Context: one part of a larger RNA
RNA sequence: GGACGAACGCUGGCGGCGUGCUUAACACAUGCAAGUCGAACGGUAAGGCCCUUCGGGGUACACGAGUGGCGAACGGGUGAGUAACACGUGAGUAACCUACCCCCGACUUUGGAAUAAGCGCCCGAAAGGGCGUCUAAUACCGAAUGGUUCCGCAGUGGGCAUCCACUGUGGCGAAAAGCUCCGGCGGUUGGGGAUGGACUCGCGUCCUAUCAGUUUGUUGGUGAGGUAACGGCUCACCAAGACUUCGACGGGUAGCCGGCCUGAGAGGGCGACCGGCCACACUGGGACUGAGAUACGGCCCAGACUCCUACGGGAGGCAGCAGUGGGGAAUAUUGCACAAUGGGCGAAAGCCUGAUGCAGCAACGCCGCGUGCGGGAUGACGGCCUUCGGGUUGUAAACCGCUUUCAGCAGGGACGAAGCUAACGUGACGGUACCUGCAGAAGAAGCACCGGCCAACUACGUGCCAGCAGCCGCGGUGAUACGUAGGGUGCGAGCGUUGUCC
Numbered sequence: 001g002g003a004c005g006a007a008c009g010c011u012g013g014c015g016g017c018g019u020g021c022u023u024a025a026c027a028c029a030u031g032c033a034a035g036u037c038g039a040a041c042g043g044u045a046a047g048g049c050c051c052u053u054c055g056g057g058g059u060a061c062a063c064g065a066g067u068g069g070c071g072a073a074c075g076g077g078u079g080a081g082u083a084a085c086a087c088g089u090g091a092g093u094a095a096c097c098u099a100c101c102c103c104c105g106a107c108u109u110u111g112g113a114a115u116a117a118g119c120g121c122c123c124g125a126a127a128g129g130g131c132g133u134c135u136a137a138u139a140c141c142g143a144a145u146g147g148u149u150c151c152g153c154a155g156u157g158g159g160c161a162u163c164c165a166c167u168g169u170g171g172c173g174a175a176a177a178g179c180u181c182c183g184g185c186g187g188u189u190g191g192g193g194a195u196g197g198a199c200u201c202g203c204g205u206c207c208u209a210u211c212a213g214u215u216u217g218u219u220g221g222u223g224a225g226g227u228a229a230c231g232g233c234u235c236a237c238c239a240a241g242a243c244u245u246c247g248a249c250g251g252g253u254a255g256c257c258g259g260c261c262u263g264a265g266a267g268g269g270c271g272a273c274c275g276g277c278c279a280c281a282c283u284g285g286g287a288c289u290g291a292g293a294u295a296c297g298g299c300c301c302a303g304a305c306u307c308c309u310a311c312g313g314g315a316g317g318c319a320g321c322a323g324u325g326g327g328g329a330a331u332a333u334u335g336c337a338c339a340a341u342g343g344g345c346g347a348a349a350g351c352c353u354g355a356u357g358c359a360g361c362a363a364c365g366c367c368g369c370g371u372g373c374g375g376g377a378u379g380a381c382g383g384c385c386u387u388c389g390g391g392u393u394g395u396a397a398a399c400c401g402c403u404u405u406c407a408g409c410a411g412g413g414a415c416g417a418a419g420c421u422a423a424c425g426u427g428a429c430g431g432u433a434c435c436u437g438c439a440g441a442a443g444a445a446g447c448a449c450c451g452g453c454c455a456a457c458u459a460c461g462u463g464c465c466a467g468c469a470g471c472c473g474c475g476g477u478g479a480u481a482c483g484u485a486g487g488g489u490g491c492g493a494g495c496g497u498u499g500u501c502c
Base pairs, nucleotide, nucleotide: 001502002501003500004499006498007497008496009495010494013369014368015367016366017365018364019362020361021327026325027324028323030322031321032320035070036069037068040067041066043063044062047061048059049058050057051056077280078279079278086205087204088203089202090201091200092199093198096197097196101193102192103191104190105189106188107187108186109143110142111141112140118133119132120131121130122129123128150171151170152169153168154167155166156165157164158163178185179184206252207251208250213243214242215241218240219239220238221237222236223235224234225233255277256276257275258274259270260269261268262267282303283302284301285300286299305316306315307314308313333359335358336357337356341355342353343352344351345350372402373401374400375399382393383392384391385390406443408438409437410436411435412434416429419426420425446491447490448489449488450487451472452471453470457486458485459484460483461482467474468473
């Protein structure tokens, strides 16, 4: 000098765009953050409409709860752990999976048994549960069919080989579901694509030798099991290996990267915001479901903690968005809206969405603008200094003329809207931005410094006191270094101080 997710002191007019718990991965009141589909199903608690004998009934309106489907593995948060194929980069599959999506092919035939909801009874303070009975499906179970897949055999071609492609033939097992407003929407099976994931390898990635030896599923083989799949991944047996001063093993620290800061560069430091990957979800362990699970707002067990209880027993997990306590030098609203973008479900209308879009708070940062402009000397008054002549503050003020940005007031007033809908209609931001008009210099300047480094000097007070200080050093009676004043210098809605990095 530059930089910052900063903090502190003094000060503070406006706007735009960003940013905002770096500490306790401490504990959390309350609300919301993942639902949706009646065009899968039995139905009917509320509402609408129609009928009514006023009891009720119907409904191709709609819909609580329930069965079923899809989603809930995305999106959002955090950085604890991790020195590792975790990440980055480059290769690979020797051995893989992939729901929804796109393309191509073949099919969508035929039966059955239940069960939730409901109703009845019962237990329990509650959370919840039990028994009986009834019923449906795109829920569940069977039968048929089998292009294709899988296994075996034969032939041809290719390949060093595991093997691959094609043709023929035999065999085991495995499919399906319908709905409809008649426009469509689905279902099963196979192949390909896309996407996403899994695995393997080369190279790179902090400090420490005051850590020198480490290892027994350890290293390899055979066989088996397991997995979507290779593999000590697991197991039995066999061999005795494997790693290491090119730093193994141990200890410490740490999420990694694109990037950011600095620097002429080489390099050094950092990894907030934004983007990619990873890991985690009160702590530890476990599996289930599923195309897919670290399953944050799923389940089970154990633990710590908190809450309810009728003492028998139950409930909970903000490192989602707000918000609270605590810790701290320190970090915001229990806001608005789904209008846009994106996501889930749905044929759609639409519903949901603290993702997101916006608004609020904060000079926390960057950028822009303003606090007026021109004239005005007898150089007023006052202040300060003085050699008492004067000098300086100073064109500064007064005074004269002018302008009106921003703020204020009044009127007008958007783009963002594409889409959806038969049509009407549909903007949170927002009466915002912007435009026009009105009045009046009116509402808007501070902070640090002035011994040298380093731009800027005098007076008074103090008297090694009080104090200053980044370094050198100032202060003990004439202090340009302390305190105040006048003056000056620098920056300016900021200015200084502290901290950290280059």
A computed fold for a 502-nucleotide part of an RNA from uncultured Propionibacterium sp., annotated as small-subunit ribosomal RNA, 5' domain. Model confidence (mean pLDDT): 83 of 100.